A computed fold for an 84-nucleotide RNA, annotated as c-di-GMP-I riboswitch aptamer.
Of the family's consensus pairs, 95% are formed in the model.
It matches the Rfam family "c-di-GMP-I riboswitch aptamer". From the family's description: GEMM was predicted in a large-scale screen for bacterial structured RNA regulatory elements.
The prediction has a mean pLDDT of 80.

[in-house]
RNA sequence: UUUGUCUCAAGGCAAACUGCUGGAAACGGUAGGGCGCAAAGCUAUAGGGGCUAAAGAUUUAUUCUAUGCCAGCCAGCUGCCAAA
Numbered sequence: 001u002u003u004g005u006c007u008c009a010a011g012g013c014a015a016a017c018u019g020c021u022g023g024a025a026a027c028g029g030u031a032g033g034g035c036g037c038a039a040a041g042c043u044a045u046a047g048g049g050g051c052u053a054a055a056g057a058u059u060u061a062u063u064c065u066a067u068g069c070c071a072g073c074c075a076g077c078u079g080c081c082a083a084a
Stems, first nucleotide, its partner, number of pairs: 001084004012037002017032006035072001041077003047074002049070003055065003
């Protein structure tokens, strides 16, 4: 540097759901749990995409808007192990 279909290694992470808890919500924290993951590590005004709509707006509605969120959607950056 390339590859990781399979196998091996230090091992790592942890979906749904449940208890407690923060939040208007989306969603988050923590404990259990384990669907899965070779980046399921990091990055969210500032690459794209998605969710929510308290407040505000308005044509008063099955509406719009992020300043709130999502990295386990793509992307970018970094990196462990193995093989060549």